[in-house]
RNA sequence: GGCAUGCCUAAUACAUGCAAGUCGAACGAGAAAGUCUUCGGGGUGAGUAGAGUUGCGCACGGGUGAGUAACACGUAGGUGACCUACCAUUUAGCGGGGGAUAACACGGAGAAAUUCGUGCUAAUACCGCGUAAGCAGAGUACGGGAAAGGGUGCUUCGUCAUUCGCUGAAUGAUGGGCCUGCGCUACAUUAGCUUGAUGGUGGGGUAAUGGCCUACCAUGGCUACGAUGUAUAGCUGGUCUGAGAGGAUGAUCAGCCACACUGGAACUGAGACACGGUCCAGACUCCUACGGGAGGCAGCAGUGGGGAAUAUUGCGCAAUGGGCGAAAGCCUGACGCAGCAACGCCGCGUGAGUGAGGAAGGGUUUCGGCUCGUAAAACUCUGUCAGAUGGGAAGAAUAAGCAGUGGUCUAAUAGGCCAUUGCCCUGACGGUACCAUCAAAGGAAGCACCGGCUAACUUCGUGCCAGCAGCCGCGGUAAUACGAAGGGUGCAAGCGUUGUUCGGAUUUAUUGGGCGUAAAGCGCGCGCAGGCGGACAGUCAAGUCAGAUGUGAAAUCUCGGGGCUCAACCUCGAAACUGCGCCUGAAACUGUUAAUCUAGAAUCUUGGAGAGGGUAGGGGAAUUUCACAUGUAGGGGUAAAAUCCGUAGAGAUGUGAAGGAACACCAGAGGCGAAGGCGCCUACCUGGACAAGUAUUGACGCUGAGGCGCGAAAGCGUGGGGAGCAAACAGGAUUAGAUACCCUGGUAGUCCACGCCGUAAACGAUGAGAACUAGCCAUUGCGGGUAUUGACCCCUGCAGUGGCGCAGCUAACGCAUUAAGUUCUCCGCCUGGGGAGUACGGUCGCAAGACUAAAACUCAAAGGAAUUGACGGGGGCCCGCACAAGCGGUGGAUUAUGUGGUUUAAUUCGAAACCACGCGCAAAACCUUACCUAGGCUUGAAAUCCUCGGAAUCUGGUGUAAUGACCGGAGUGCUCGCAAGAGAAUCGAGUGACAGGUGCUGCAUGGCUGUCGUCAGCUCGUGUUGUGAAAUGUUGGGUUAAGUCUCGCAACGAGCGCAACCCCUAUCUUUAGUUGCCAGCAUUAAGUUGGGCACUCUAGAGAGACUGCCCGGGUUAACCGGGAGGAAGGUGGGGAUGACGUCAAGUCCUCAUGGCCCUUAUGCCUAGGGCUACACACGUAAUACAAUGGUACUAACAAAGGGACGCGAACUCGCGAGGGGAAGCAAAUCUCAAAAAUAGUAUCUCAGUCCGGAUUGGAGUCUGCAACUCGACUCCAUGAAGUUGGAAUCGCUAGUAAUCGUAGAUCAGCAUGCUACGGUGAAUACGUUCCCGGGCCUUGUACACACCGCCCGUCACACCAUGGGAGUUGUUUUCUUCUUAAGUCGUGGCCCUAACCUUCGGGAGGGGAGCGCCUACGGUGGGACUGAUGACUGGGGUGAAGUCGU
Repeated sequence: GGCAUGCCUAAUACAUGCAAGUCGAACGAGAAAGUCUUCGGGGUGAGUAGAGUUGCGCACGGGUGAGUAACACGUAGGUGACCUACCAUUUAGCGGGGGAUAACACGGAGAAAUUCGUGCUAAUACCGCGUAAGCAGAGUACGGGAAAGGGUGCUUCGUCAUUCGCUGAAUGAUGGGCCUGCGCUACAUUAGCUUGAUGGUGGGGUAAUGGCCUACCAUGGCUACGAUGUAUAGCUGGUCUGAGAGGAUGAUCAGCCACACUGGAACUGAGACACGGUCCAGACUCCUACGGGAGGCAGCAGUGGGGAAUAUUGCGCAAUGGGCGAAAGCCUGACGCAGCAACGCCGCGUGAGUGAGGAAGGGUUUCGGCUCGUAAAACUCUGUCAGAUGGGAAGAAUAAGCAGUGGUCUAAUAGGCCAUUGCCCUGACGGUACCAUCAAAGGAAGCACCGGCUAACUUCGUGCCAGCAGCCGCGGUAAUACGAAGGGUGCAAGCGUUGUUCGGAUUUAUUGGGCGUAAAGCGCGCGCAGGCGGACAGUCAAGUCAGAUGUGAAAUCUCGGGGCUCAACCUCGAAACUGCGCCUGAAACUGUUAAUCUAGAAUCUUGGAGAGGGUAGGGGAAUUUCACAUGUAGGGGUAAAAUCCGUAGAGAUGUGAAGGAACACCAGAGGCGAAGGCGCCUACCUGGACAAGUAUUGACGCUGAGGCGCGAAAGCGUGGGGAGCAAACAGGAUUAGAUACCCUGGUAGUCCACGCCGUAAACGAUGAGAACUAGCCAUUGCGGGUAUUGACCCCUGCAGUGGCGCAGCUAACGCAUUAAGUUCUCCGCCUGGGGAGUACGGUCGCAAGACUAAAACUCAAAGGAAUUGACGGGGGCCCGCACAAGCGGUGGAUUAUGUGGUUUAAUUCGAAACCACGCGCAAAACCUUACCUAGGCUUGAAAUCCUCGGAAUCUGGUGUAAUGACCGGAGUGCUCGCAAGAGAAUCGAGUGACAGGUGCUGCAUGGCUGUCGUCAGCUCGUGUUGUGAAAUGUUGGGUUAAGUCUCGCAACGAGCGCAACCCCUAUCUUUAGUUGCCAGCAUUAAGUUGGGCACUCUAGAGAGACUGCCCGGGUUAACCGGGAGGAAGGUGGGGAUGACGUCAAGUCCUCAUGGCCCUUAUGCCUAGGGCUACACACGUAAUACAAUGGUACUAACAAAGGGACGCGAACUCGCGAGGGGAAGCAAAUCUCAAAAAUAGUAUCUCAGUCCGGAUUGGAGUCUGCAACUCGACUCCAUGAAGUUGGAAUCGCUAGUAAUCGUAGAUCAGCAUGCUACGGUGAAUACGUUCCCGGGCCUUGUACACACCGCCCGUCACACCAUGGGAGUUGUUUUCUUCUUAAGUCGUGGCCCUAACCUUCGGGAGGGGAGCGCCUACGGUGGGACUGAUGACUGGGGUGAAGUCGU
């Protein structure tokens, strides 16, 4: 820019303007202003305006969708039951009279609207008469009933001609009325409705049929194929969606209907019960002089209101169409245009090309870069739109008029009409579309999104906050999900959100679903309606099929053309509209009808089986009670007890009696029954199934909504009965409680008769019937065959009942001829979980309750089957100092040490069941040190770079608590050099980049470590199985310490683990003998020395052990038991070695490291203090409590280590710690170094001691700048608790426990700790039931954060929706009755009355009052449905870590 569209809500109320008038060629009457003028008036204006009578129109066009579930609509028909103005065609006419009345004039009433009286007048207004072909009354007879004139022309003045108009009749067209078949929403928690109701007769009414109305008569009519009621709704062509079938919808356009402020009513008219007409009633608004009046936008604009929301009080009749008119023309908010709105669809632009220094800037970064990005700038072009100037359409064809031409009417060359040619005239839109020229890249891009679905990613901020979110979900300090930015993606003059409809959804399944366990088979049968139905050959043609025909409006959709520059849009043609009607034909199938058949079904005969049902009679065992007897102290009961019974004689035993209920064995995977269910025996009555068989009927069948019947247990009513058992109840136990489980009692009930109830996990969680589709085995009933004396056995048929199993099916599990397979018929039922099988309503019931059966609200799941784990006070197998059997401890005491707590300026931090607590710390007096107090430094104590100065370096002094600080002295080096200087290293000063941080986060991490656990497991490839998760392998039979090995096996192999390889140790050989050793030889105080290397020892290399050998067992296996030999025997004993993983286990304070934080401080330096505190609690240790001991003396035997800032001998001093001293030794040489328990002798004699040693006082030693806080040791003195330790709990299976000492690391000094070393040296293990932990298999699971899981209900609190509720208050509707407006109809004896008749009196006719029927609104009373509200109350849902139990 073009083309469409634009109150979905209040059918709410409306100011103002306009939306229906027209005709003087039907009629009478008829101004004024202005202008001309002789100024008197007249002409003109003008027969104009306006008003009136009459005609036609106003019933169309336009609006809206309230009502309506209906012949309203759609479709197809009917009307012999009808109408139709104007229009078309045909036909016949239009003669002659009469009386009024508006306008007007005069007078009156009223505020107004309006109205009254008197008088005059016309008509195509009104009324008689004449005529009457046809028309109407069925026919005959007889009777009824019309009209109007106007214009023009000629004129012979005659309706003569013509035209318009009028009247009767016929036909058509158009438009309608009425009737019918079929189609057309939901609810059955609406099941019965109806009295003009259904039909008939007479009458009335209508254009017309008809209960449409009325009188009488009859008693019908509708309904489960859904009447009646309630709710909702205008219907259709079409529109949206969909592959279609369908689903939703009914704006614009078109057809029909209904409505016009609400309700009622008629009038006029061809047509109305009338949107811009009338009357009445009501509500509302307005005017008023208070007496009375006026109004109806759901026409076009517009206003208020409502609402999330929908436009201008525009222009024009130029076009198209309509009304009137002869026409000109007038009217037309229909319509044509314009305005507003991105509300929709379509088209176009906002530039194009070249352009890398990849500019600046932004963002990010691993600091190299990358990205926005050829994007921009710059250069070269183009000119759509917008802008300026100029030009400039089509839409216009008529009609009328004028001038011709040709027909036609006619006597006519008047005139009219028809056709045609030319001229004249007409544009709201609009100077619009379009065209040309000019200038200029100049004026023209936004919105959403970027975790997945779904195209598109980074940084910063925030820190379960703020927020996002369609679903899943995101956010608790590294957010691609929040907010911002950069970048990207998508669409684009739009984009996104919200709402709605269809789709996806096969998620209501006709196409096209299901019901064993996911939601879903009625508890079971009988059976009316309904649905479905065997064989053969006919009949008819309803269904079905074919052909032809009518219709299926137009528009829309589809296809092919055409017109706007294209498209949207418009337009032409075709096809289609899957439907309905009618005609003709076919006869396979379904159906109809008549007949036949026997395979379905039923009957009959014979036979046997059975806990099938009902009634009556009978039987024994047992329990209990009672009586009697014997007899004495208990019985009973339980895991254990008690309540209870018993010396008033129980229990036990014997005999007898009473009474009720149930029927052992047989008994079975067995039988019967529709199901529920049925079990001692006998008799009677009775139902069904089965087998065999001559015969009979001839589809009689199957299913089955409603309906009817049966229906466990419990329960209810009435009357009986009551032995045992046993809800409720009581008592005793158990328990935290125990309204339970256990025990002692015990009432309803259980039993019988009669009557209710009508439900169960009433289950095969599997409706009934029919047919078909591999087998094998078992069993019940009956039958057949061979054989047999007979029974069994064997083969076989039918009917049942079971177990396995193929195909097939199934989500899987599983089902599988007794189907959950393949098909057919019928019924029932399902549609996410909860709310809820609940509420309300209804039906049934004595009640309990049953059947039927929702909604609000809430969640994103609930559920099925299977898988892998984990778990179990599930099962099986197995192991471990796991228990048991033992030994010694801990828990009690004192001390040490660590932790908690408390305290403090600080008591630095971490570690927390096992797996923190003698742990980090293999050494806190300072240092360490991270903490506190105080003082100080700020490029810093240490690192890199830059500038300046000085070589570096050494050293003295001042001062401080100390460091820092300040003042001096000595000293001038190396390399190159053009001799100025430059460079390297180092020191000082300065500047800023930076350093530094034991600050936070171990839940951002690496590395390391703990634990399960040195447990035997954890996996993979290929193959196979399964839809899949997964499985198999890895399970199974054996065996092992072991997933160790073996056998088997849809598995075959492999990897990480196990084992072995490595180290120490036990035996031997060999090599080598110093610092080691000494048998023999010599020698000494002494292996001291000579000598030697045999032995010990040392440390290199080897050997040895492998179930190798034998016997037995075992599967001829693996392997196990025993034995031989051997130093050692079945992994010889130790160590190192720690699979996949678990615990967000531990550690940012070893180290490393992301992010965050501090930067004259959270960094650095220094002094002092603290980490060592002390009511208390816990862990780990030391020492003890004593005689297996203490003390004293004497005597003996190790191993493994350490040593130069070191170990330190001899000798000497000291009671001692230690001092002095200094030999030797970088160590098989020297030294620490003495081993101790032990042995021998003596003493102590059971005591708080000659035990025990804490604590305290005094005196010392050593280390160290320094032992006050705060070291170790020595001596003297002191001499606490403690007499073997409650509940509980720990370690250990052999050179082990226990016990005894020794050494080392750390370290100036400091060990009861830790790590090593040797000495002495036991006890016990029946065994795997139990506790704990673990492994494998299996099983259950509602767990998967995995039992420390999950989860139920009451109570308390908050919120939400809902039921009941004394009631209260509305809507809708119905019935009864009263009153009754307007009005039609009827009546009308009273009143009035022009046309016609009259004998002039009057009559006919008309009008009115009055009366009657009906009746709107309204009133009274009763009822129904439904809504709102209501003290109180019931349950339900949802909520944070509440309470009680489990």
Small-subunit ribosomal RNA from an uncultured prokaryote, 1446 nucleotides, folded computationally. The sequence is in RNAcentral, with records from ENA. Model confidence (mean pLDDT): 84 of 100. Rfam family: Bacterial small subunit ribosomal RNA. Gene Ontology terms of the family: ribosome and structural constituent of ribosome.